[in-house]
Record summary:
The RNA shown here (Bacterial RNase P class A) has 381 nucleotides and comes from Rhabdaerophilum sp. Rfam family: Bacterial RNase P class A. Rfam classes the family as a ribozyme. The coordinates come from a structure-prediction model, not an experiment, and the mean pLDDT is 75. A source record names the gene rnpB.

């Protein structure tokens, strides 16, 4: 210098002017005003996991069912997260990927092709035999061919009529033992001719975890009007008919309009209580909090101590304009063999994106840039 792997960080800066939301102070009868201070993100996003918190349900334990998780150990409040390790796969390597328990409990499936897809089987072939001598029949075989994603351990030697774990060596696999490791697992040895094809992101089995809904949770204060309840006062009357329900007549009461009169009602007035709506307050910004330091740990992280207070809206603030600089892009001119450099002008756009109870993760989006460690090459010394 080229190519690459894994992390960490930033994601415009400065100044001026005008505004917006929260807190504090001053002034003011109030309203308004003035000063000061704070004011989005690494993902605030998707709402996919895990918790805090709130309400509801629930006597305890267990089982069944449903949902989830799935190598081992650790971290954590917890997790499907993170760290370390193991096993398998990929890469020359740094490193990356894996739903990574059980197929020897049972059920089921394995398209097409193929003889056969799991109780093995035999299309071509190979070998032996029969006689009718063939495009034949019977038997053996599973080495070779062929089919398939997958064919009943693999390679080699021996063996055989041809073959075959039939025998042997190595590899693979099973079982047992010993050793190492907390464990997953690894190593060594003995032994068995080899059983048990694959699929559990098919049912299922095993182990572990899980009550439900969510800040529009929930709690408190509480107006007018309407409606509910309690107490007190006034009224709910009289006559006739009818078995009754009820009807008719007369009188009275309350309310509406000033009275009369008319209309209308079965109640009206006063005091008190309780629930709800609009609204307001809390929840709600001090927290598994941020940043240094020291110690322990390979690490995730833990412990101690210091320091800081760091958004809080609710039709929802966090913005707009200007100047300069940085960066990007483009045009022109000059220099240079070239890569490129210098000067001037234009573009005016910063990428993804906007808190809404909070926190730990995961995932997804992101113009451009900075930086650390490492790997494989090339060159120079």
């Nucleotide at each position: 210098c080229c190519a690459g792997u894994c992390g960490g960080c930033c994601g415009g800066g400065c100044g001026g002017c005008c505004g917006c939301g929260g807190g504090g102070c001053c002034c003011u009868u109030c309203a308004a005003g003035g000063c000061u201070u704070c004011g989005a993100g690494g993902a605030a996003a998707g709402u996919c996991c895990g918790g805090g918190c709130u309400c509801c349900a629930u006597g305890g334990a267990g089982a069944a069912g449903c949902g989830g998780u799935g190598g081992c150990g650790g971290c954590u409040a917890a997790c499907g997260g993170c760290c370390g390790c193991c096993g398998g796969g990929g890469g020359c390597g740094a490193c990356c990927c894996c739903a990574g328990g059980g197929a020897a409990a049972g059920u089921g499936c394995c398209a097409c092709a193929g003889a056969a897809a799991a109780g093995a089987u035999a299309c071509c072939g190979c070998c032996g035999g029969g006689c009718a001598g063939g495009u034949u029949c019977c038997g053996g075989u599973a080495a070779g061919g062929g089919u398939g994603a997958a064919a009943a351990g693999g390679u080699g030697c021996g063996g055989c009529a041809a073959g075959a774990g039939c025998g042997c060596a190595c590899c693979g696999c099973g079982u047992c033992g010993c050793c190492g490791g907390c464990a997953a697992c690894g190593g060594c040895g003995a032994u068995g001719g080899c059983a048990g094809g694959g699929c559990a992101a098919a049912c299922c089995c095993c182990a572990c975890c899980g009550g439900g809904a969510g800040c529009a949770a929930a709690a408190c204060c509480g107006a007018a009007u309407a409606g509910g309840g309690a107490u007190g006062g006034c009224g709910c009357g009289c006559g006739c008919c009818g078995c009754a329900a009820g009807g008719c007549g007369c009188a009275g009461g309350a309310g509406g309009c000033u009275c009369c009169g008319c209309c209308c009602c079965a109640g009206c007035c006063a005091u008190c209580c309780g629930g709800g709506u609009u609204g307001g307050u809390u929840g709600c910004a001090g927290g598994a909090g941020g940043c240094g330091c020291g110690g322990c740990g390979c690490g995730a992280g833990c412990c101690g101590g210091g320091u800081c207070c760091c958004a809080g809206a609710u039709g929802a603030a966090u913005g707009g304009c200007c100047g300069c600089c940085a960066c990007g892009u483009u045009c022109c001119g000059c220099c240079g063999c070239g890569a490129g450099g210098c000067g001037g002008g234009g573009c005016c756009a910063u990428a993804c994106a906007g808190a809404a109870c909070c926190c730990g993760g995961c995932u997804u989006a992101c113009a451009g840039g900075c930086u650390g460690a490492c790997u494989g090459g090339a060159u120079u010394u």